[in-house]
Parts: sequence; C1' cells; structure tokens
RNA sequence: GGGCCAGUGGUCUAGAGGUAUGACGCCCGCCCGACAAGCGGGAGAUCGGCGGUUCGAAUCCGCCCUGGCCCA
Repeated sequence: GGGCCAGUGGUCUAGAGGUAUGACGCCCGCCCGACAAGCGGGAGAUCGGCGGUUCGAAUCCGCCCUGGCCCA
C1' cells in the first nucleotide's frame, strides 16, 4: 500500500428499509431473623463519525476513524 470482517445501554447480544430485542449488571419495592436466591417494577443505547439514497436508514451507498485477519 491492497483485500476481507467487525463496531448497537456499563458488559455481552438480537436486528437485514417502518422507528432498537434479550441476558447480566445497576436502582426501588416484596419476601427473609439477615444475606443470597426468587417475585414485581424502573432507569439506561438518536446504533463508531460525516455525507448520500429514500416518504422513512442500526439496516443500502461513499469517505473517514478504531480493532482483527489475510496478501504484498
């Protein structure tokens, strides 16, 4: 220098054009002598950045950034 893959709450993850799913963790309550477990409820991601396409983009296209793999 070239090619391919990935980037979504604190962590892991689903999603594949119609407005983001679940688990763990966190907070409140119930339960318990107490803790854990369990049960109920809640907060938390404008989806790596910018631009484009579209009525509509996490999703499609371009460039860039970061990480991984391969070629030279």

Transfer RNA from a Nautiliaceae bacterium, 72 nucleotides, folded computationally. RNAcentral holds the sequence, with entries from ENA. Its Rfam family is "tRNA". Rfam's curators write: Transfer RNA (tRNA) molecules are approximately 80 nucleotides in length. Its mean pLDDT, the model's own confidence on a scale to 100, is 83.